[in-house]
RNA sequence: CUACAAUACCGGGUUAUCGCCUCCGGCAACGGGGGAGGAAAGUCCGGACAGCAAAGAGCAGCGCACUACCUAACGGGUAGGCGGCCCGGCAAUGGGCCGACAGACAGUGCCACAGAAAAUUACCGCCCUGAUUUAUCGGGGUAAGGGUGAAAAUGUAGUGUAAGAGACUACGGUAUGGAUUGGCAACAAUGGAUAGGGGUAAACCUUGCGUGCUGAAAUGCCAAAUAAACGAACGCCUGACGGCGGCUCGCCGGAUGUUCGUGGGUUGGCAGCUAGAGGUGUUGUGUGAGCAGCAUCCCAGAUAAAUGAUAGCCGCCCGGUCUUGACCGGGUACAGGAUCCGGCUUACAGGUAUUGUGGUUUU
Numbered sequence: 001c002u003a004c005a006a007u008a009c010c011g012g013g014u015u016a017u018c019g020c021c022u023c024c025g026g027c028a029a030c031g032g033g034g035g036a037g038g039a040a041a042g043u044c045c046g047g048a049c050a051g052c053a054a055a056g057a058g059c060a061g062c063g064c065a066c067u068a069c070c071u072a073a074c075g076g077g078u079a080g081g082c083g084g085c086c087c088g089g090c091a092a093u094g095g096g097c098c099g100a101c102a103g104a105c106a107g108u109g110c111c112a113c114a115g116a117a118a119a120u121u122a123c124c125g126c127c128c129u130g131a132u133u134u135a136u137c138g139g140g141g142u143a144a145g146g147g148u149g150a151a152a153a154u155g156u157a158g159u160g161u162a163a164g165a166g167a168c169u170a171c172g173g174u175a176u177g178g179a180u181u182g183g184c185a186a187c188a189a190u191g192g193a194u195a196g197g198g199g200u201a202a203a204c205c206u207u208g209c210g211u212g213c214u215g216a217a218a219u220g221c222c223a224a225a226u227a228a229a230c231g232a233a234c235g236c237c238u239g240a241c242g243g244c245g246g247c248u249c250g251c252c253g254g255a256u257g258u259u260c261g262u263g264g265g266u267u268g269g270c271a272g273c274u275a276g277a278g279g280u281g282u283u284g285u286g287u288g289a290g291c292a293g294c295a296u297c298c299c300a301g302a303u304a305a306a307u308g309a310u311a312g313c314c315g316c317c318c319g320g321u322c323u324u325g326a327c328c329g330g331g332u333a334c335a336g337g338a339u340c341c342g343g344c345u346u347a348c349a350g351g352u353a354u355u356g357u358g359g360u361u362u363u
Stems, first nucleotide, its partner, number of pairs: 001359010012314007020035006037334001041345002044343005049215004056249004061211005066080005081101001082099006102206002107204002109200003123146002125142007154172006174195003179190004219271004229262006241253003278297008315332007
């Protein structure tokens, strides 16, 4: 200098004129302060908040699933463990990425085709034996060799056998239990014991933990208006109905009643509405996510929905020309609140910084 990867930040500035929303001052004219995002998107999660009079149990449903920690909480984040993949190298060390990482010894399923057979099997083969004119057929044994397949049921070597086989021996390997050491733990290392079809749970399922619902069009208040209209069903303490996800039980409320339907009136205003699990700076602490202290700041509150238009200069990117000094032309991403906050996912022209791994070998 360059390529890739990861992380963080920025993603336009300025002048002039006119215009928009809101707050404050003012009788008014007018003056002053403030005015979109890192994703405001998706509506996928979690909450704050509001309501369901108070308050339960169980089932179903839904969510999560290695360990520890962070957080208001989360299906999120941080660190570690185990497993897998990539780079690089002789190898080791190293760097980066991913994991839907509880359970197959509770049970039920599934493993196409090929193959004898996908569970306990025999096509070829090997061994023993009988019949039979040399060729062939039958019976018994075998699962070491061959074939098929993603996979044929614990591997290699030896002993042994009619031929073989964990049948036996040695050294391995898988699973489970346990011992010692290290670690908060998941786990790692070492030594022994027992046991043997494998895979699959983003198949049904089992286990453990968690979980009320609705949603700002929530909810509360004010003003105004009308037809306390009409019908049906059930019911009045022997209880209709209601208690806002479903079912059961329990508990509570409950009578000029409740539910369903036809029809009429009101579509106005206020609050919720922005001072917060808040922003910024700094110190301490922790591997880290974070936590704590101090200082400082107030940064949209619209309601058919506001921050725009015009002109110039600059920044950044691309291309061309050339006298290397500049000039000319074009472009400038994704995209805009509506109760608020924390995450996840998706979109994004270009720029800056840090770290790591390669390449090049000029200064």

The prediction has a mean pLDDT of 76. A computed fold for a 363-nucleotide RNA from Flavipsychrobacter sp., annotated as Bacterial RNase P class A. Taxonomically the source falls in Flavipsychrobacter (Bacteria, Pseudomonadati, Chitinophagia, Chitinophagaceae). Rfam family: Bacterial RNase P class A. Gene Ontology terms of the family: tRNA processing, ribonuclease P activity and dimeric ribonuclease P complex. The model forms 97% of the base pairs in the Rfam consensus.